Background: RNAcentral holds the sequence, with entries from MGnify. Predicted 3D model of an 85-nucleotide RNA (Glycine riboswitch aptamer) from a soil metagenome.
[in-house]
RNA sequence: CUGCGGGAGAGGGCUCAAGGUCGACACCGGCCGGGGCCGCCGAAGGCGCAACAUGCCCGGAAACGCUCAGGCAAAAGGACCGCAG
Numbered sequence: 001c002u003g004c005g006g007g008a009g010a011g012g013g014c015u016c017a018a019g020g021u022c023g024a025c026a027c028c029g030g031c032c033g034g035g036g037c038c039g040c041c042g043a044a045g046g047c048g049c050a051a052c053a054u055g056c057c058c059g060g061a062a063a064c065g066c067u068c069a070g071g072c073a074a075a076a077g078g079a080c081c082g083c084a085g
Base pairs, nucleotide, nucleotide: 001085002084003083004082005081006080011038013037014036015035016034019032020031021030022029023028039072040071041070045068046066047065048064052059
């Protein structure tokens, strides 16, 4: 690095205009996409720091902190772990 398996946390929140699609005789209903507003999570990524080191500067870890990004039904993703190559 590749393959397989395991893998947490947090609202499937409110609201706006309007489009697509499916079902239906119609009313209507389901799903998807866009914008705004708060609440929250931390295990992609990103950023920050201790000891240490240095004449000075630069350095300097994380599952710690920040939450820009990402995420808060499922799916996908997922640090990390196991097995195989």